[in-house]
Molecule: transfer RNA
Organism: Candidatus Omnitrophota bacterium
RNA sequence: GCGAGCGUAAUUCAAUGGUAGAAUGAGAGCUUCCCAAGUUCUACACGGGGGUUCAAUUCCCCUCGCUCGCU
Numbered sequence: 001g002c003g004a005g006c007g008u009a010a011u012u013c014a015a016u017g018g019u020a021g022a023a024u025g026a027g028a029g030c031u032u033c034c035c036a037a038g039u040u041c042u043a044c045a046c047g048g049g050g051g052u053u054c055a056a057u058u059c060c061c062c063u064c065g066c067u068c069g070c071u
Stems, first nucleotide, its partner, number of pairs: 001070007010024004018054001026042005047063005
């Protein structure tokens, strides 16, 4: 330099155009003599920009980051 793949919560992963979910973690409550365990609730995310569409995490383009392959 060329090509491919991946970017979603603090972490690991879902969601192939129609309300962004789960687990772990965090905070609070209940329970317990205390701890642990259990249980309930709460907060937290679509890498960035543009386009298509009534509607975009999803489709298209550019860009940024990471990984892999070729040279």